[in-house]
Context: one part of a larger RNA
């Protein structure tokens, strides 16, 4: 010097990113217990008091229940010994200390997030992430849809729409606005487009024949092949947002000023409703005001100028719950002012 423990005057978080670590609390019995609440909780809330031994005392009470008595009875009734358990109270006594050691909750308030119990990155993340019950949409009529498999076949299910698959949201309460122009899905079938295939006009090659020749050229065979017919799809017409998604700008106006209920205009498929809002979202920003502190970039309550909240990519509330995150208070302490001492084990020196 390091590690593991122990003690510490006065102060008591001044430490620090942060009370990290440590300390406090702790058992049992009794008294007592707030807001809020889904009436179950919250709650061991909080906050208090008691605890040894002796005496009354082989205590009251409780459990079990022998001998014996009664009885026709191995029924029933009486009987209470013994054993076990075991308060409360009275009076007294004792130590520094009586849950005498050990095991053995610190508590309260505010806010955020997630309803809850649960699950997770085996070896840096336990969470606000995942799941969840509940809600909604959608597919599926049974040889179901869906999934695995070249197939046979299997699961789904020895189930049958109160069932099964998929997707989203995520208890509960109050709610969930407008837009179908784009993309998707569903439905429609008149018209347009359209494949293979059908079709075969036309044309080319070949050669019987004709022609003096140039050339013409039937049938057949072969090549190219127009019109026309021709499904779904696409175009098209509708529906659909708890489908993917989206949800404006400029200018003017009220008898102080300011502001604009009001008006004008452009654009759009429609221009953000309720609720919330400097928020796990706010750049400017330590916004402004209020609270708490002597002093507060955090925190709480408001305001609204929302750079860039917003309604199942859910919005806003919410009791209970949380090794979650933030702030404050009480208690407590070597975290600190600021160190000191002790014990054990290392390091170090020597043998």
């Nucleotide at each position: 010097c390091c590690c593991u423990g122990g003690u510490u005057a006065a102060g008591g978080a001044a430490c620090u990113c942060g009370g990290c670590a440590a300390a406090c609390u702790g058992a049992c019995a009794c008294c007592g217990u707030a807001a809020c609440u889904u009436c179950g909780g919250g709650a061991g809330a909080a906050g208090g008091u008691g605890u040894g031994c002796c005496u009354u005392c082989u205590u009251a009470g409780c459990g079990u229940g022998a001998a014996c008595c009664u009885g026709a009875a191995c029924a029933g009734g009486g009987g209470g010994a013994g054993c076990g358990u075991g308060a409360a109270g009275u009076g007294g006594u004792u130590g520094c200390a009586g849950a005498g050691a050990a095991a053995c909750g610190g508590g309260g308030g505010u806010u955020g997030u997630g309803a809850c119990u649960g699950u997770u990155u085996a070896c840096u993340a336990a969470a606000a992430a995942c799941c969840u019950a509940g809600c909604a949409c959608u597919c599926u009529g049974c040889u179901a849809a869906g999934u695995c498999g070249a197939a046979a076949g299997a699961c789904g299910a020895c189930g049958u729409a109160u069932a099964g698959g998929g997707u989203g949201u995520g208890a509960u309460g109050c709610c969930u606005g407008c837009c179908c122009g784009g993309u998707g899905c569903u439905g429609g079938a008149a018209g347009g487009u359209u494949a293979a295939g059908g079709g075969g006009a036309a044309u080319c090659g070949u050669c019987a024949g004709c022609g003096c020749a140039a050339g013409c050229g039937a049938a057949g065979c072969g090549g190219u092949g127009a019109a026309c017919c021709g499904a779904a799809g696409c175009c098209c017409c509708a529906g659909u947002a708890a489908a993917c998604g989206g949800c404006g700008g400029c200018c003017g106006u009220a008898a102080c000023u300011a502001u604009a209920a009001c008006g004008g205009u452009c654009c759009u498929a429609a221009g953000g409703u309720a609720g919330c809002g400097a928020a796990a979202u706010u750049c400017c920003u330590u916004g402004u005001c209020g609270g708490g502190u002597a002093a507060g970039u955090u925190c709480c309550g408001a305001c609204c100028u929302g750079c860039a909240c917003g309604a199942a990519u859910g919005g806003c509330a919410u009791a209970a719950c949380a090794a979650c995150a933030u702030c404050c208070c009480c208690g407590c302490u070597g975290u600190c002012u600021c160190g000191a001492c002790c014990a054990g084990g290392g390091a170090c020196u020597c043998a």
Molecule: large-subunit ribosomal RNA, domain IV
Organism: Myxococcales bacterium